[in-house]
């Protein structure tokens, strides 16, 4: 200098003018009463006012209400080991596997020697598999071969060796072929041909032993010729976790209208119902009081597993202690953080200058830009995931050049 | 705000216990018939199963994440 990896941080800055939100305070006006406080309206002023993801709502908690004697089943989720934590499907460290020259990155990573199931098509055979081509042995027949006869077309006989075709009976799983996958691989021996059939090395398995490690696991040795193939993001088995709902939770105040309850009034007459008559009962009217509850309002609602700094323990996630800050300091309910102007910064384009391997690189002033990302709190936290222009800082790796 | 469901040609949709060219109907195109249409009959085209990644030999189907649409709750 170039290419890259990991971690942390910023999220344009300043000034002026005009606005928005909820508070605090002051002034003016009005109202209430328990008489010095509260509420409403208008105006002025100081200070404050989105994020790393506020998002998706994917996990886990706090909080609130409901349910609840315990346990198990069902259902759902998670899944190497150890730790951290309020808790987790999160984080840290370690183990194993994969990718990269490397810094580093990725992994739903329990069990297929408990059972059930799946594997289309192709292929001989697809799950305690199989024999199409092929290789080998034996037997029959034929051709070649050899001998004899002949009317030269052929006929008869021989079978030891060799070569070859075909059929049958066996042996084999090395090779070919099918497939995503064909029941270890390479080599030597062995054999009629072959084969873990035997041996060496590599691989695999073990509910075996020793050592190291808290453990996952690793190393060494032994055993087994391999019996134990794949799929559990198929059912399932094993281990662990989970009561349900969610701030539209929940609590308080409480209008109009209708309905409800109690008491009182009219208690005279009447109507309706109880099949009819009498009695009785109920309903039909008005007033007062009361409770539930709707609209609406208030609380929940921001001081919290909080931020910053230091020391200590730990490899680390994190924990403990001490100090300090949060002053009215975001708290809306169709939902506030905005707009305009100027200067500066960054980026892009155009023009200018320089270099030159003619395609770019570098510099600089000037001009231009609907340029400056993703995106907007809604009860609150801890995570994960997704979106994101550009830049800064720290650590590290690889390559080239120079000293 | 909270909870939940669904995406397959232009439209309606099947295959959702994984199996290879993804059914079928309407619509569309061409032909037969007809003087011309309709109907009928015959033939044909049109799908990266919303998108991306993963599991698997193999994904419309199983899993995860985005995007879009819809439903319920005062």
């Nucleotide at each position: 200098c170039g290419a890259g990896c990991c971690g942390g941080c910023c999220a344009g800055g300043c000034a002026g003018c005009c606005g928005c939100c909820g508070u605090c305070u002051c002034c003016g006006g009005g109202g209430a009463c328990a008489c010095g406080u509260c509420c409403c309206c208008g105006g002025g002023g100081c200070a404050g006012g989105a994020g790393g993801a506020a998002a998706g709502u994917c996990c886990g908690g706090g909080c609130u209400c409901c349910a609840c004697g315990g346990a198990a089943c069902a259902g759902g989720g998670c899944g190497c080991c150890a730790g951290g934590u309020a808790a987790u499907c999160c984080c840290u460290g370690g183990g194993g596997g994969g990718c990269g020259c490397g810094a580093g990155c990725c992994c739903a990573c329990g069990g297929a020697a408990a059972g059930u199931g799946c594997a289309a098509c192709a292929g001989a055979g697809a799950g305690c598999a199989g024999a199409c081509c092929g290789c080998c042995g034996c037997g029959g027949c034929g051709c070649a071969u050899c001998g004899c006869c002949c009317a030269c077309g052929g006929g008869c006989g021989a079978g030891a060796c060799u070569u070859u075709g075909u059929c049958g009976c066996g042996g084999c799983a090395a090779g070919g072929g099918u497939g995503a996958a064909a029941g270890g691989g390479u080599g030597c021996g062995g054999u009629a041909a072959g084969a873990g059939c035997g041996c060496a090395c590599c691989g695999c398995g073990c509910a075996c032993g020793a050592c190291g490690g808290u453990a996952a696991c690793g190393u060494c040795g032994g055993c087994g010729g391999c019996u134990a193939g794949g799929c559990a993001a198929a059912c399932c088995c094993c281990g662990c976790c989970c009561g349900g709902a969610g701030c539209a939770a929940g609590g308080c105040c409480a209008a109009a209208u209708g309905g409800g309850a109690a008491u009182c009034c009219g208690c005279g007459g009447g109507g309706c119902g109880u099949g009819u008559u009498c009695c009785g009962c109920g309903c039909c009217g008005g007033a007062u009081u009361c409770g539930g509850g709707u609209a609406g309002g208030c609380c929940g609602c921001a001081a919290g597993a909080g931020g910053c700094g230091g020391c200590c323990g730990g490899c680390g996630a994190c924990g403990g202690c001490c100090g300090u800050c949060c002053c009215g300091c975001a708290g809306a309910u169709g939902a506030a953080u905005g707009g305009c102007u100027g200067c500066c910064c960054g980026c892009g384009c155009c023009a200018c200058c320089g270099c030159c391997u003619c395609g770019g690189c570098g510099g600089c002033c000037g001009g231009c830009g609907u340029c400056g990302a993703c995106a907007g709190a809604a009860c609150c936290c801890g995570g994960c995931u997704u979106a994101u222009c550009g830049g800064c800082c720290g650590g590290c790796u690889c390559g080239c050049c120079c000293c | 705000g909270c909870a939940c469901c669904c995406g397959u040609g232009g439209c309606c949709a099947a295959a959702c216990u994984g199996g290879a060219u993804a059914a079928g109907g309407c619509a569309c195109u061409g032909g037969u018939c007809u003087a011309c249409g309709a109907a009928a009959c015959c033939a044909g085209g049109g799908a990266u199963u919303a998108c991306a990644g993963g599991u698997u030999c193999g994904a419309a189907u199983c899993c995860u994440g985005u995007c879009g649409g819809g439903u319920g709750c005062g």
Molecule: RNase P RNA; transfer RNA
Organism: Pseudomonadales bacterium